RNA sequence: CCGUGCUAGGCGGGGAGCUCGUGGUGCCCUGUACCCCAGAUCCACGUACGGGGGGCUGAAUUCCCGUCCGAGGCUCGGACCGUCGCAGAGAAGGCGAUCCGCACGUGGCAAUGAUGGCCGGGUCCUGCGCAACGGGAUCUCGUGAACCGAGUCAGGUCCGGAAGGAAGCAGCUCUCAGCGGGCCCUCUCGUGUGCCGUAGGGUCGCCUGGCCUGAGCCGGCGACGGACAACCGCGCUCUGGGGCGUCCGAGUCGAAGACGGGUGCACGG
Numbered sequence: 001c002c003g004u005g006c007u008a009g010g011c012g013g014g015g016a017g018c019u020c021g022u023g024g025u026g027c028c029c030u031g032u033a034c035c036c037c038a039g040a041u042c043c044a045c046g047u048a049c050g051g052g053g054g055g056c057u058g059a060a061u062u063c064c065c066g067u068c069c070g071a072g073g074c075u076c077g078g079a080c081c082g083u084c085g086c087a088g089a090g091a092a093g094g095c096g097a098u099c100c101g102c103a104c105g106u107g108g109c110a111a112u113g114a115u116g117g118c119c120g121g122g123u124c125c126u127g128c129g130c131a132a133c134g135g136g137a138u139c140u141c142g143u144g145a146a147c148c149g150a151g152u153c154a155g156g157u158c159c160g161g162a163a164g165g166a167a168g169c170a171g172c173u174c175u176c177a178g179c180g181g182g183c184c185c186u187c188u189c190g191u192g193u194g195c196c197g198u199a200g201g202g203u204c205g206c207c208u209g210g211c212c213u214g215a216g217c218c219g220g221c222g223a224c225g226g227a228c229a230a231c232c233g234c235g236c237u238c239u240g241g242g243g244c245g246u247c248c249g250a251g252u253c254g255a256a257g258a259c260g261g262g263u264g265c266a267c268g269g
Base pairs, nucleotide, nucleotide: 001269002268003267004266005265006264009057010056011055012030013029014028015027020046021045022044023043024042034054035053036052037051063262064261065260066259067258068257072253073252074251075250076249077248078247079246081245082244083243084242086240087239088238089237090236094234095233096232098227099226100225101224104222105221106220107218108217109216116212117211118210119209120208121207122206123205124201125200126199127198128197129196130194131193132191133190134189135188136187137186139182140181141180142179143178149174150173151172152171157166158165159164
């Protein structure tokens, strides 16, 4: 130096995040890079570069180290720009909201007659009547008095020589006051009563009838004009502060790439 076999190694890496810490799954970057299993309220582990099973390659384009460059990420600072919340202040009033006007648009009503005028009625008030309802009385039915109501008064009592007489309890009958029921009719009082009647009054408004007139009337919505209110909402102006984005600067990690260097064992020729 050549050949054969093998071994260490390799078959992706990085950033943020998670974590006590590390690696991985998941996110992002790079860009092509063996397969299978489980893995975010997660998986494996405790200083190693994730765990388990299988396969390929293999000392160099491929493994290891250094330098340069550098996608991208992260941290800090600044700028003003953009954007979105927050807080405060403001405005002779931008919009909404509220109120008023007008009748331009729209809508509704109107020759089956708008509007207006005249007459009348109702709605309103008072008196009376009627009705309704309620209270009372009368009337009626029942009940209703130990004695102090009536009648009749058994028994008993009293007077009397007797005939006879007297008072009279209970019972029975009746009734006063009272109590209870009914109340068609009668009287009386009352009423938050009445599609009732009648007389008088009143008639701003509303409703309605008749006659005349003959095209307007209303104001729901929009437009327009005005008022009110710095606040209820939005918008505007100013101030302060915050989040996100953009740009600039500093720091940090750093994939891919370029260059340079380093790394075996056995056997045979």